[in-house]
């Protein structure tokens, strides 16, 4: 600096936690959490090729990812039928 409401899981080992951290919610989990391994997949940031070029096309080598919007909120602003809704910031993740 860019993106973050899309997309994509089976098997083996193991055995109690997990959803980043704190708080509050909500949710997943012995019909097996987290972790590790194997295989598979998604996507297209980097990369390669094509193209005069594009915010273009193709590929998939390097990353990343494969419950729920970054699961939601916390801070600020606006609106409100006071239930909440919208926008932004902060923090975080990936490149």
């Nucleotide at each position: 600096c860019a993106u973050c409401g899309a997309g994509a899981g089976a098997g083996g080992c193991u055995g109690a936690g997990g959803g980043a951290a704190c708080c509050g919610g909500c949710c997943c989990c012995g019909u097996g959490a987290a972790g590790c391994c194997u295989c598979g997949g998604c996507a297209a940031c980097c990369u390669g090729c094509c193209g005069c070029g594009a915010g273009g096309g193709c590929a998939a080598g390097g990353u990343g990812c494969c419950a729920a919007a970054c699961c939601c909120g916390g801070c600020g602003g606006g609106c409100u039928u006071c239930g909440g809704c919208c926008c932004g910031a902060a923090g975080g993740a990936u490149g």